[in-house]
RNA sequence: ACCCGGUUGGUGAAACGGAUAUCACACGAAGCUACGGACUUCGAGUCAGGGGUUCAAAUCCUCUACCGGGUA
Numbered sequence: 001a002c003c004c005g006g007u008u009g010g011u012g013a014a015a016c017g018g019a020u021a022u023c024a025c026a027c028g029a030a031g032c033u034a035c036g037g038a039c040u041u042c043g044a045g046u047c048a049g050g051g052g053u054u055c056a057a058a059u060c061c062u063c064u065a066c067c068g069g070g071u072a
Stems, first nucleotide, its partner, number of pairs: 001071007010025004018055001027043005048064005
């Protein structure tokens, strides 16, 4: 330099172009308990950044950044 893959709550992962972005763990509150833990209920928090396509984008296109792999 070129090619391929990836980037989604604090962490790990899901999500045919149709929306309330889901699950587990962690976190907070309440219940339960003598106190904790476990358990139950509830809650907060997320699409790497910019631009484009579309009625509609986490998803498609493009540029940038970062991570991993390959070729020279």